[in-house]
RNA sequence: GCGCCCGUAGCUCAGCUGGAUAGAGCAUCGGCCUUCGAAGCCGAGAGUCGGGGGUUCGAAUCCCUCCGGGCGCG
Numbered sequence: 001g002c003g004c005c006c007g008u009a010g011c012u013c014a015g016c017u018g019g020a021u022a023g024a025g026c027a028u029c030g031g032c033c034u035u036c037g038a039a040g041c042c043g044a045g046a047g048u049c050g051g052g053g054g055u056u057c058g059a060a061u062c063c064c065u066c067c068g069g070g071c072g073c074g
Base pairs, nucleotide, nucleotide: 001073002072003071004070005069006068007067010026011025012024013023019057028044029043030042031041032040050066051065052064053063054062
């Protein structure tokens, strides 16, 4: 330099043949339980979906570009 893949909550990821309020587990916080904890049960908060632009009535999803990470080739 070229090609491919990935970037979504604090962490690990799902959702990616465009559609409705963006989800799960773990973690955190609160409550129940307990003598106190742990475990268990119930609930809550947390993300402008890597940045910018475009297409569309509508974009996490499609297109362009940039940034970061990984793999392969030279």

Predicted 3D model of a 74-nucleotide RNA (transfer RNA) from a Desulfobulbaceae bacterium.
It was read from a public genome assembly.
Rfam family: tRNA.
The coordinates come from a structure-prediction model, not an experiment, and the mean pLDDT is 81.